[in-house]
RNA sequence: GCGCCCGUGGCCUAGUGGAUAGGGCAUCUGACUCCGACUCAGAAGACCGUGGGUUCGAAUCCCAUCGGGCGCG
Numbered sequence: 001g002c003g004c005c006c007g008u009g010g011c012c013u014a015g016u017g018g019a020u021a022g023g024g025c026a027u028c029u030g031a032c033u034c035c036g037a038c039u040c041a042g043a044a045g046a047c048c049g050u051g052g053g054u055u056c057g058a059a060u061c062c063c064a065u066c067g068g069g070c071g072c073g
Base pairs, nucleotide, nucleotide: 001072002071003070004069005068006067007066010025011024012023013022018056027043028042029041030040031039049065050064051063052062053061
């Protein structure tokens, strides 16, 4: 330098055009308990790496760019 893959809440991950993004862990509150743990119920938290484009509509398609990984030279 070229090619391919990945980038979604604190962490892991689902979603591959019709939605104000689902789940697990962790966190907080309550119940339970003498107190804890376990268990149960509930809550808060991401507009999807960044910018632009296509579309009635984009995390999802296209372009550029940033970061990471792999391969080639």

The RNA shown here (transfer RNA) has 73 nucleotides and comes from a Clostridia bacterium. Its Rfam family is "tRNA". Gene Ontology term of the family: triplet codon-amino acid adaptor activity. The family's RNA type in Rfam is transfer RNA.